[in-house]
RNA sequence: AGGUCUGAGGAGCGUUGCGAUGGGGCCGACCCCACCAGGCUCAGGCCUGAUCCAAUUCACAACGGCGCUCGCUUGAA
Numbered sequence: 001a002g003g004u005c006u007g008a009g010g011a012g013c014g015u016u017g018c019g020a021u022g023g024g025g026c027c028g029a030c031c032c033c034a035c036c037a038g039g040c041u042c043a044g045g046c047c048u049g050a051u052c053c054a055a056u057u058c059a060c061a062a063c064g065g066c067g068c069u070c071g072c073u074u075g076a077a
Stems, first nucleotide, its partner, number of pairs: 001048009010070006018039001021034005038063001
C1' cells in the first nucleotide's frame, strides 16, 4: 500500500435513483426492469506486496442527496 472479515461512527420514517448487483434485450457498445443513500471514514484480525530503519508516549475523529420525527450535549429566551 492492496484485498478480505469484524466492530464503531445515536435511532427512525418518507422520497429520488448514480455506481455496484440480479433479470432481460442486443454481436458489442448500449438499452429496459428490479433493488438501491455506510458504496465513505476510523480501529482491529487475517492474507499479499513494497520499502529500509524502527519503537515508545500523548491526543483524537471528520463526514454521510432531499424532507420530516425522536434521542444526547451545550447555549439563549
This is a predicted structure of a 77-nucleotide RNA (SAH (S-adenosyl-L-homocysteine) riboswitch aptamer) from an uncultured Gammaproteobacteria bacterium. The sequence was found by an Rfam model in a public genome assembly. Rfam family: SAH (S-adenosyl-L-homocysteine) riboswitch aptamer. The literature on the family includes a 2008 paper in Mol Cell by Wang et al., "Riboswitches that sense S-adenosylhomocysteine and activate genes involved in coenzyme recycling". The family has 52 seed sequences and 1,354 matches in Rfam 15.1. Its mean pLDDT, the model's own confidence on a scale to 100, is 77.